This is a predicted structure of an 88-nucleotide RNA (c-di-GMP-I riboswitch aptamer) from a Chloroflexota bacterium. Of the family's consensus pairs, 95% are formed in the model. Taxonomically the source falls in Chloroflexota (Bacteria, Bacillati). The sequence was found by an Rfam model in a public genome assembly. Rfam family: c-di-GMP-I riboswitch aptamer. Rfam describes the family as follows. GEMM was predicted in a large-scale screen for bacterial structured RNA regulatory elements. The prediction has a mean pLDDT of 86.
[in-house]
């Protein structure tokens, strides 16, 4: 130095839940809070969620259903890129 691995130390992130705000929703942000995490850093390529809008069908009385991402998710999983420490 590289690969595997994760003992220690330093530092880091923050699930559920609660409050507030935004959003049609999925979800996001802020504060509180810790279940966990060695990539729980980044990236929507695969994948997953939602369906406002648009199109269609029914035939409702302004409704129901189907399709649709231009909306989201990196703390479901895989892929890609990058990275801290060092007992073994």
């Nucleotide at each position: 130095g590289c690969a595997c691995a994760g003992a220690a130390a330093a530092g880091g992130u923050a699930a559920a839940c609660c409050u507030g705000u935004c959003g049609a929703a999925a979800g996001a942000c802020a504060g509180g809070g810790a279940c966990a995490c060695a990539a729980a850093g980044c990236u929507a390529c695969a994948g997953u969620c939602u369906a406002a809008u648009u199109g269609g069908u029914c035939a409702a009385c302004u409704g129901a259903c189907c399709a649709u991402a231009u909306g989201a998710c990196g703390g479901a999983u895989g892929g890609g890129c990058u990275g801290c420490c060092u007992a073994g």